[in-house]
């Protein structure tokens, strides 16, 4: 330096759930909380997947319903890219 990841140490993150704010929704922010959780559960929505369907389009008919659609999301779904703490075997 690379690989690797310990019943190690110093630190770190935070699922469900609750409160509140935000958003059409999915989701997100903040505080609490901490998973038979995480060694990239740090960052990028680039590829694939997944979630939502406001706008738009279509159909029906009454001001609404249904269907399609991402330019909205998700990196705690996988891949890829960038950066990074510690050091036993």
């Nucleotide at each position: 330096c690379g690989u690797c990841g310990a019943a190690a140490a110093a630190g770190g993150c935070a699922a469900a759930c609750c409160a509140u704010c935000u958003g059409a929704a999915a989701g997100g922010g903040u505080g609490g909380g901490g998973c038979u959780g995480c060694a990239a559960a740090g960052c990028c929505a680039a590829g694939u997947g997944c979630c939502u369907a406001a706008c738009g389009c279509g159909c029906g008919a009454a001001u609404c319903g249904c269907g399609c659609u991402a330019a909205g999301g998700u990196c705690g779904a996988c891949u890829g890219g960038c950066c990074g703490c510690c050091g036993a075997a």